[in-house]
RNA sequence: GGAGAGAUGGCCGAGCGGUCGAAGGCGCUUGAUUGGAAGUCAAGUAACAUCGCAAGGUGUUCGUGGGUUCGAAUCCCACUCUCUCCGCCA
Numbered sequence: 001g002g003a004g005a006g007a008u009g010g011c012c013g014a015g016c017g018g019u020c021g022a023a024g025g026c027g028c029u030u031g032a033u034u035g036g037a038a039g040u041c042a043a044g045u046a047a048c049a050u051c052g053c054a055a056g057g058u059g060u061u062c063g064u065g066g067g068u069u070c071g072a073a074u075c076c077c078a079c080u081c082u083c084u085c086c087g088c089c090a
Stems, first nucleotide, its partner, number of pairs: 001086007010026003018070001027045007046061006063079005
């Protein structure tokens, strides 16, 4: 340099244009069970901004920036980064 695949919560990972801020698993927190653990079961668990004494509410965010569309994690374009294969120089 050429071709291809990919980037989603703390981690892995699914995700048909609307039912998605997002399945499932791991981890973590709380509770139940136990004499106590482990295990099991139940519930909860992204970030940022903002409002609130608090509980909690609202808005935005799927690598970054644009575009299409009534509507985008999903389609299109550019860029950034990662991986695979091929080629070139040494």
The RNA shown here (transfer RNA) has 90 nucleotides and comes from a Pseudomonadales bacterium. The coordinates come from a structure-prediction model, not an experiment, and the mean pLDDT is 81. Rfam family: tRNA. It was read from a public genome assembly. The source organism's lineage runs through Bacteria, Pseudomonadati, Pseudomonadota, Gammaproteobacteria and Pseudomonadales.